RNAcentral holds the full RNA, with entries from ENA. A computed fold for a 681-nucleotide part of an RNA from a Clostridiales bacterium, annotated as large-subunit ribosomal RNA, domain II. Its Rfam family is "Bacterial large subunit ribosomal RNA". The prediction has a mean pLDDT of 84.
[in-house]
Context: one part of a larger RNA
RNA sequence: GCCUGCGAGUUACGUUGCGCAGCGAGGUUAAGGUAUUAAGUACCGGAGCCGAAGCGAAAGCGAGUUUUAAAAGAGCGUAGAGUUGCGUGACGUAGACCCGAAACCGGAUGACCUAUUCAUGGACAGGUUGAAGCCGUGGUAAGACACGGUGGAGGACCGAACCCACGCCUGUUGAAAAAGUCGGGGAUGAGCUGUGAAUAGCGGAGAAAUUCCAAUCGAAUCCGGAGAUAGCUGGUUCUCCUCGAAAUAGCUUUAGGGCUAGCCUCUGACGAGAAUACUGAAGGUAGAGCACUGAAUGGGCUAGGGGGCUUCACGGCUUACCGAACCUUAUCAAACUUCGAAUGAAAGAUAUUUGAUGUCAGGGAGUCAGACAGCGUGAGAUAAGUUUCGUUGUCGAAAGGGAAAAAGCCCGGACCUACAACUAAGGUCCCAAAGUUCAAGUUAAGUGGUAAAGGAUGUGACAUUGCUAAAACAACCGGGAUGUUGGCUUAGAAGCAGCCAAGCAUUUAAAGAGUGCGUAAUAGCUCACCGGUCGAGUGAUGCCGCGCCGAAGAUACACGGGGCUAAAACUUGACGCCGAAGUUUAGGAAUAAUGUAAUAAUUAUUGGUAGAGGAGCAAUGUGUAUAGGCUGAAGCCCGGUCGGAAGGCAGGGUGGACAAUACACAAGAGAGAAUGCAGGC
Numbered sequence: 001g002c003c004u005g006c007g008a009g010u011u012a013c014g015u016u017g018c019g020c021a022g023c024g025a026g027g028u029u030a031a032g033g034u035a036u037u038a039a040g041u042a043c044c045g046g047a048g049c050c051g052a053a054g055c056g057a058a059a060g061c062g063a064g065u066u067u068u069a070a071a072a073g074a075g076c077g078u079a080g081a082g083u084u085g086c087g088u089g090a091c092g093u094a095g096a097c098c099c100g101a102a103a104c105c106g107g108a109u110g111a112c113c114u115a116u117u118c119a120u121g122g123a124c125a126g127g128u129u130g131a132a133g134c135c136g137u138g139g140u141a142a143g144a145c146a147c148g149g150u151g152g153a154g155g156a157c158c159g160a161a162c163c164c165a166c167g168c169c170u171g172u173u174g175a176a177a178a179a180g181u182c183g184g185g186g187a188u189g190a191g192c193u194g195u196g197a198a199u200a201g202c203g204g205a206g207a208a209a210u211u212c213c214a215a216u217c218g219a220a221u222c223c224g225g226a227g228a229u230a231g232c233u234g235g236u237u238c239u240c241c242u243c244g245a246a247a248u249a250g251c252u253u254u255a256g257g258g259c260u261a262g263c264c265u266c267u268g269a270c271g272a273g274a275a276u277a278c279u280g281a282a283g284g285u286a287g288a289g290c291a292c293u294g295a296a297u298g299g300g301c302u303a304g305g306g307g308g309c310u311u312c313a314c315g316g317c318u319u320a321c322c323g324a325a326c327c328u329u330a331u332c333a334a335a336c337u338u339c340g341a342a343u344g345a346a347a348g349a350u351a352u353u354u355g356a357u358g359u360c361a362g363g364g365a366g367u368c369a370g371a372c373a374g375c376g377u378g379a380g381a382u383a384a385g386u387u388u389c390g391u392u393g394u395c396g397a398a399a400g401g402g403a404a405a406a407a408g409c410c411c412g413g414a415c416c417u418a419c420a421a422c423u424a425a426g427g428u429c430c431c432a433a434a435g436u437u438c439a440a441g442u443u444a445a446g447u448g449g450u451a452a453a454g455g456a457u458g459u460g461a462c463a464u465u466g467c468u469a470a471a472a473c474a475a476c477c478g479g480g481a482u483g484u485u486g487g488c489u490u491a492g493a494a495g496c497a498g499c500c501a502a503g504c505a506u507u508u509a510a511a512g513a514g515u516g517c518g519u520a521a522u523a524g525c526u527c528a529c530c531g532g533u534c535g536a537g538u539g540a541u542g543c544c545g546c547g548c549c550g551a552a553g554a555u556a557c558a559c560g561g562g563g564c565u566a567a568a569a570c571u572u573g574a575c576g577c578c579g580a581a582g583u584u585u586a587g588g589a590a591u592a593a594u595g596u597a598a599u600a601a602u603u604a605u606u607g608g609u610a611g612a613g614g615a616g617c618a619a620u621g622u623g624u625a626u627a628g629g630c631u632g633a634a635g636c637c638c639g640g641u642c643g644g645a646a647g648g649c650a651g652g653g654u655g656g657a658c659a660a661u662a663c664a665c666a667a668g669a670g671a672g673a674a675u676g677c678a679g680g681c
Base pairs, nucleotide, nucleotide: 001681002680003679004678005677006676011094012093013092014091015090016089017088018087019086020085021084022083023082026050027049028048032044033043034042035041036039054061055060064076065075066074067073097235098234100232104225105224106223107222108221109220115199116198117197118196119195120194121193122192124189126158127157128156129154133150134149135148136147137146138145162186163185164184166183167182169180170179201217203213204212205211210219238616239615240614241613242612243611248261249260250259251258252257262367263366264364265363266362267361268360269359270358273354274353275352276351277350278348279347287339288337289336293333294332295331298328299327300326304322305321306319307318308317309316310315370395371394372393373392374391375390376389378387379386400411401410402409415588416587417586418585420584421583422582426578427577428576429562430561431560435575437574438573439572440571441570442569448564454549455548458546459545460544462542463541464540465539466538467537475533476532477531478530479529481506482505483504486500487499488498512527516525517524589606590605591604592603593602594601617670620666621665622664623663624662625661626660628658635654636653637652638651640649641648642647
């Protein structure tokens, strides 16, 4: 891992609903007993319980009673039948659907591991160093002291046994639940070790590490209390039919739990409800506005303040300074309003549409983590697949088609069958169903098939305007002069470093006291401007459509792909077609209502998680009845067939003795999941 088997809402008592049955103003027996044919028996047994009357704290009174001074009012009652049994839903008390803690408590068992201690034993190769003391010699007044010997001390030195465990490596389903190789430390000591003994869990021991107390230690192990408790996780076994949620509010030592309400379902009663129009009220949002509260722009006017002048002082004068209030101008506001919608919400007669959608009472729930999208706000950075609200939709609990792929987007809500038809969104060259459809434009960027500020003789449409056959625009040929090198400045300044005058005058077809290059300054080139050649358009501005640049990322590409350019791109229009579980067609089933002699008929409906309700299938056993079996039961294998499903039944084989059907009843009553349990492989 697979297969097979086992594996989870039970039972008792009580309460409260529902169904069925008995009796009924009553209902019912409990313990116990009697009898017999010993059985799911019959009969006694009225103790007790519930009901038939309530009110009051009570005395008590009683269809009333209590309160009270009260004949007043008010509260609770009276005017609806219960009770017993069986079945069933739920709850309560019990382990209470099953499995699962870490823990807590009690009593025992452990110091053969290990910690410390006690008693009594044992072992420590070899080598080294050479303390005190002692002896001798020297030395001294005597010493101290020095030297030479002797001596053999030491938590002394080196190093085996022995003990330990500092480093790397190997090992890591190991040779080993802590080891091995190579090195390392101690090795006469606070040392090592044998045996016997002591200390015990709310404890002991500890050169102290939460370290050890038998591979177990922040409190050992075993058994018991015990099925501890688990607001937590996991699991919870056959089928079909009807309806079908919630992820919200309030409260909560409450926030992943609960209670009540909301939303679902079932039963009963009542007989209502919804949408639109209409009517009259309420409102202060969007917008707008600036009268209020505040914010805020320029100007005017002017208290006050500052500066300057003057004055002994008082005061006066002045100011391109600051400036309240006022006037004017242009603005802003969730906590501003002299204004003010649309929607929406509440109420209501009537009208139209709809047709049980409504209300009440009672039984049973589940839900209290929501998600995204559009619109309106807040928080955040007018960030987030962010977060908090309101509102609508979808998902949740919804399959199908589209968006390449896809919970939440678009279309649309799957009872079943069909190799029939029409459509939706979206598509129609090929992959791939359907137009290489039609008409008119646009785009040249593969734009389409990512993005901004900004930039540009891209291109198309429109508008305004200048010049132009008295010849424009472009190109070419020629001219482009004189006073004068204007004045100033300056080393120089001559059209062209800079300053000044608004810029003169002459000759002219025209020619600036000069547009740019240039020189040290001149020179030189050129432009404006004019003439000629040529011969038809040429400039400027605005606005709109589609394009271009801006545009850097890690596999090749940011159309699903191929591929597409008078399109297979974009804009506008037209006619077809394809396209879904939508709609229709044909057949069938179920549910509900109407209806009927009839499951005839008609109409509507039939997605579904949590969940409520209904109807069934199968397995085991018991009772009653019927039928079967060695001329072959059960079981097993094959197999055809029937039923809407769970499932049922022929036939054949195998097997070799039991066992079926109907109706009741009873429960150890259905397996794929629980890191389920046991066995097999």